[in-house]
A computed fold for a 594-nucleotide part of an RNA from Syntrophaceticus schinkii, annotated as large-subunit ribosomal RNA, domain I. Model confidence (mean pLDDT): 80 of 100. RNAcentral holds the full RNA, with entries from ENA.
Context: one part of a larger RNA
RNA sequence: CGCAUAUGGUGGAUGCCUUGGCGUCAGGUGCUGAAGAAGGGCGUGGUAAGCUGCGAAAAGCCUCGGGUAGCCGCAAACAGGCGUUAAUCCGGGGAUACCCGAAUGGGGAAACCCGACUGGGCUAAAACCCAGUCAAUCCUUACUGAAUCCAUAGGUAAGGAUGAGCAACCGGGAGAACUGAAACAUCUUAGUACCCCGAGGAACAGAAAACAACCGUGAUUCCCCAAGUAGCGGCGAGCGAACGGGGAACAGCCCAAACCUUAAACGUGUCAAGACUGUACUCGUUGCGUUUAAGGGGUCGAGGGGCGUAAGAGGGAUCCGGUACAGCGGAUCCGGUGAGCAAAAAGGCUCCCCCUUAGGGGAAUAGACCUGGAAAGGUCAACCAGAGAGAGUAACAGUCUCGUACCCGAAAAGGAGAGCACUCACCUGUUACGAACCCAAGUACUGCGGGGCACGUGAAAUCCUGCAGGAAUUCGGGAGGACCACCUCCUAAGGCUAAAUACUACCUGACGACCGAUAGUGAACGAGUACCGUGAGGGAAAGGUGAAAAGCACCCCGGGAGGGGAGUGAAAAAGAACCUGAAACCAUAUGCUG
Numbered sequence: 001c002g003c004a005u006a007u008g009g010u011g012g013a014u015g016c017c018u019u020g021g022c023g024u025c026a027g028g029u030g031c032u033g034a035a036g037a038a039g040g041g042c043g044u045g046g047u048a049a050g051c052u053g054c055g056a057a058a059a060g061c062c063u064c065g066g067g068u069a070g071c072c073g074c075a076a077a078c079a080g081g082c083g084u085u086a087a088u089c090c091g092g093g094g095a096u097a098c099c100c101g102a103a104u105g106g107g108g109a110a111a112c113c114c115g116a117c118u119g120g121g122c123u124a125a126a127a128c129c130c131a132g133u134c135a136a137u138c139c140u141u142a143c144u145g146a147a148u149c150c151a152u153a154g155g156u157a158a159g160g161a162u163g164a165g166c167a168a169c170c171g172g173g174a175g176a177a178c179u180g181a182a183a184c185a186u187c188u189u190a191g192u193a194c195c196c197c198g199a200g201g202a203a204c205a206g207a208a209a210a211c212a213a214c215c216g217u218g219a220u221u222c223c224c225c226a227a228g229u230a231g232c233g234g235c236g237a238g239c240g241a242a243c244g245g246g247g248a249a250c251a252g253c254c255c256a257a258a259c260c261u262u263a264a265a266c267g268u269g270u271c272a273a274g275a276c277u278g279u280a281c282u283c284g285u286u287g288c289g290u291u292u293a294a295g296g297g298g299u300c301g302a303g304g305g306g307c308g309u310a311a312g313a314g315g316g317a318u319c320c321g322g323u324a325c326a327g328c329g330g331a332u333c334c335g336g337u338g339a340g341c342a343a344a345a346a347g348g349c350u351c352c353c354c355c356u357u358a359g360g361g362g363a364a365u366a367g368a369c370c371u372g373g374a375a376a377g378g379u380c381a382a383c384c385a386g387a388g389a390g391a392g393u394a395a396c397a398g399u400c401u402c403g404u405a406c407c408c409g410a411a412a413a414g415g416a417g418a419g420c421a422c423u424c425a426c427c428u429g430u431u432a433c434g435a436a437c438c439c440a441a442g443u444a445c446u447g448c449g450g451g452g453c454a455c456g457u458g459a460a461a462u463c464c465u466g467c468a469g470g471a472a473u474u475c476g477g478g479a480g481g482a483c484c485a486c487c488u489c490c491u492a493a494g495g496c497u498a499a500a501u502a503c504u505a506c507c508u509g510a511c512g513a514c515c516g517a518u519a520g521u522g523a524a525c526g527a528g529u530a531c532c533g534u535g536a537g538g539g540a541a542a543g544g545u546g547a548a549a550a551g552c553a554c555c556c557c558g559g560g561a562g563g564g565g566a567g568u569g570a571a572a573a574a575g576a577a578c579c580u581g582a583a584a585c586c587a588u589a590u591g592c593u594g
Stems, first nucleotide, its partner, number of pairs: 001594001002592008015579001016544002020515002022512007030503001031165002039100003042055003046078002050074002061094006070082003105114003115134007136162009169200001170198004180187001184234001210217002221248005231239002252496003259296010274283002276327006301474001303439003307434005315334007335427006348420004354415004359408003365381001367380004382399002384388001390402003445469007455481001476491005531538002551578001554565004
């Protein structure tokens, strides 16, 4: 030195555990922000490094409720306090809320620098300090106001809005490639990923210029079928409907125009035409025309509306159309009917029934004996049960604790619902005849170039539009998959609209043939931390004494570390480098072999 056995050390596998994760489901909730957000910086404690909380009023202040005997966070300790005059704690509302950040007085290398004005404090006066205001763009209103008379541009002020953030869902703009086609170019991947803009609790869409087929349906959205069908397709790979049927949910409306009235400006106009009609009076820069604004009117497809005439119908009052009478027309108010607060169209009050944001009540063994450090275990005996879900308690507890079944509860705030006030509509609508005024224009449509429709230019309709051309007004116009005729359906070029649908950051609850510390989130622990990188960015390791600190008083060796006694404890071979404690590796003792 090697091998074997034994005993230790080292090391941290394994077993057991779970504070943390993962996934699914159900319900709720769903925007925040110049009244300064999200996110940060810096502070803040008697001692205070970190986390948490909070903001110079700084682990907090006020108030209203709940709740109860303890409390001054994680987190011990010392010192000092608070609390039955109800603290700490939990919930509602409020106050404060430094600096940065959309950041907005100006600047800037974020958390810093420098101002102006008004008011206040200090001062002899300043310096200095405190509070408030001061970005930009757009809209509205008011004032002011050039060239240029009126005016306009411009300027000033006040009020309002916007800006930024946000997990997914939604609408729009812009838009790949790998890949598949067994290569590859049309095609596919895919209008996907990525980027940008915008909005909401949902978004979008939506009341037929729709489908259908000679029968009919009747806004939109979503699901099931139709159907992997009809089709499209280097007819390759692949892509892939609709009609119709069954369900979910249901809701319909408002404008533009014609015409009437009023106001303003401009034009016309003086003998008057004219001022709702008739008669009389009166007025006559009244009237008429154009433009603009406001109000009324009107909204449809067996076309609708306006205008004229006629019919018949009608709640009342007041006023107006220059005056009086008669007629005609209009407005307002009252009354009646209906509807709505989810649109058409806007914002309040009440109810305290319901829900949410704290909570409360809640049965039954302090049973006996045995083992044990400890009883919830064993034996025996009892009880409750609308509660024998679960967790904890010194081992396994229906009856010990928290809970569970079941029941109850809100001063305040929010939500839902109902009602009232309120608002809106109707009560002047209908019919017949006439006449031909209106019914959304650089639009429809056409050509060229593209895109989008399941549809790749195809026989290619329908939809969108970059360029060019360019209609009609109901005897008009569009569609029914080229196109034409017939027939049928519909009425474009304005707008609004709940529900059924999508998602889940956040809150609550439940569950798991999900993980159990190299697993499960990257993160069970001061983790997006330490650390790395100029930066974008990358990104760890690290859980377990014990039932309870009872965390070893005291003695001994040692400078200490460490150890030996003693003591605690069931156990210290549980002593904090702490449950169990494998292997590699190291050491000691003994034996064997060379």
It matches the Rfam family "Bacterial large subunit ribosomal RNA".